[in-house]
Predicted 3D model of a 115-nucleotide RNA (SAM riboswitch aptamer (S box leader)) from a Deltaproteobacteria bacterium.
RNA sequence: AUCUUAUCGAGAGUGGCGGAGCGACUGGCCCGAAGAAGCCACAGCAACCGGUCUCGCCCGAGGCGGGAUGCUGGUGCUAACUCCAGCGAGGUAGGAAUACCUUGGAAGAUAAGGU
Numbered sequence: 001a002u003c004u005u006a007u008c009g010a011g012a013g014u015g016g017c018g019g020a021g022c023g024a025c026u027g028g029c030c031c032g033a034a035g036a037a038g039c040c041a042c043a044g045c046a047a048c049c050g051g052u053c054u055c056g057c058c059c060g061a062g063g064c065g066g067g068a069u070g071c072u073g074g075u076g077c078u079a080a081c082u083c084c085a086g087c088g089a090g091g092u093a094g095g096a097a098u099a100c101c102u103u104g105g106a107a108g109a110u111a112a113g114g115u
Base pairs, nucleotide, nucleotide: 001115002114003113004112005111006110007109008108013042014041015040016039017038021031023029025086026085027084028083043078044077045076048074049073050071051069052068053067054066055065056064057063058062082107087104088103089102090101091100092099093098
């Protein structure tokens, strides 16, 4: 970099350095000098992988599945539903423009595994 699978309405921030941008992209709409990005320290959230305990099944070591546990383990995350929409389908209101609701996808993010 790419492929596959799973998840994405929950949760969790302070300080220091820094000095104007951030929220993937586009359009909106936000956040930001009462201090953005980035870096560092400490803290926290979650439970994907790993560990430990436990239950069931297959049962020879062991394997598979469920549950529990935050563990000096490996990642991730700590504004707003992935902030909303983008391509479709259906519906409600309306004369229409349009507004709103539901839903499938696309794209993206994270994890695990593969190339």
Overview: The coordinates come from a structure-prediction model, not an experiment, and the mean pLDDT is 86. The organism belongs to Myxococcia, within Bacteria. It matches the Rfam family "SAM riboswitch aptamer (S box leader)". Gene Ontology term of the family: regulation of gene expression. RNAcentral holds the sequence, with entries from Ribocentre. Of the family's consensus pairs, 97% are formed in the model.